RNA sequence: GCGGAUGGCCGGACGGUCGCGGCGGCCCGCAAGGGGCGUCGAGGAAAGUCCGGACUCCAUGAAGCAACGGUGCCGGGUAACGCCCGGCCGGGGAAACCCGAGGGACAGCGCCACAGAGAACAGACCGCCCCGGUCCGCCGGGGCAAGGGUGAAACGGUGGGGUAAGAGCCCACCGCGGGGCUGGCAACAGCACCGGCAUGGCAAGCCCCACCGGGAGCAAUGCCAAAUAGGGGUUCCGCGCGGCUCAUGCCGCGGGCACGCUUCGGCCCAGGAACCCGGGUUGGCAGCACGAGCGCGGCGGUAACGCCGGGCCCAGAUGAAUGGCCGUCGAAGGGGGCGACCCCGGAACAGAAUCCGGCUUACAGGCCAUCCGCGCGC
RNA sequence: GGGCCUGUAGCUCAAUGGUCAGAGCAGAGCGCUCAUAACGCUUUGGUUGCAGGUUCGAGUCCUGCCGGGCCUA
Repeated sequence: GCGGAUGGCCGGACGGUCGCGGCGGCCCGCAAGGGGCGUCGAGGAAAGUCCGGACUCCAUGAAGCAACGGUGCCGGGUAACGCCCGGCCGGGGAAACCCGAGGGACAGCGCCACAGAGAACAGACCGCCCCGGUCCGCCGGGGCAAGGGUGAAACGGUGGGGUAAGAGCCCACCGCGGGGCUGGCAACAGCACCGGCAUGGCAAGCCCCACCGGGAGCAAUGCCAAAUAGGGGUUCCGCGCGGCUCAUGCCGCGGGCACGCUUCGGCCCAGGAACCCGGGUUGGCAGCACGAGCGCGGCGGUAACGCCGGGCCCAGAUGAAUGGCCGUCGAAGGGGGCGACCCCGGAACAGAAUCCGGCUUACAGGCCAUCCGCGCGC
Repeated sequence: GGGCCUGUAGCUCAAUGGUCAGAGCAGAGCGCUCAUAACGCUUUGGUUGCAGGUUCGAGUCCUGCCGGGCCUA
């Protein structure tokens, strides 16, 4: 210098001027209101709403089982997660590095089209070998599964021995299975031994195992004001029994309240509950801006992250603010020139709405750091 | 803002993971008729919304995007 890999950051800058939303003072005004000042005012994704929470309400409180849904190598991080970090195994790459929904297929069921002889305790089409016959074309009986062929997949692979031909039939290595030892918290790896091979694939098919999960969502919910006829309808539960007491009440039994069931509790036994239709109101406040907060330094940890110290306050609208214009400068891109340079050009995706942690998707371009390969120079 | 459903030919719908994704209507051509309609025959038309994955094989199973619709004060 060229090509590549990974991680992080930025994503127009400055000034003037006119506006917009929130908050706090000041001035004028009896008040309604008006004027002026200061300060703050979009993002890395505010997006998709795909996961996980905070918060609030609902259901009769808690536990267990069932059903349904989700997650799935191991260890760690975290409030939690399907996220993140580190490792293992498998795959890709020459390497840096990248990718993986990566538990179980002897618990059981199911499926494997077409082709092919045969698709899961299989099978013999072409073949190979032996015997018998022969009109030399082949025919009949038997053995084999090495070779060919079909297929996504053919019931271990390669080599040697062996045999009529063959075959784990026998042997060596590899693969597979089993228990053992060593290392590791573990996933797993390594080593030697035994077994002649004994069950292909699909679980993003049902399922099994382990773990997790009640439902709804800030238009949740609470309060105030206003308005209104507290209108009409449907459904459900049910007026318990006995004892003590003058009675209230208490105790026991029974019944009801859980829209899967069981157990232990709780409440009720009285005029009470739920829902629907119709009508009215479409105002305000809280929730709602100090939080699993942001950045700095130190320490621990390989890292994700955690702890400590001191610092900062950082949008809050409700038809919904965060913008327009001017000037200076300006990256990419386009054109011209051998070149220095000149001209044009003007900034991607997008935009809060209860909040937070992630993931995914969109994004012109730029900067920094580390690493790999090749070439050149010292 | 929040929640949910859905996407196959121009339209309405089918298709158990398995041949070239089918049917009706519509369109085109031919026939019938003096002519039109009806009818009969033939035929065109598909990135199964898009991309990736699982699988031998995906319209179907899984994930992520895109479009359309509904509900909710």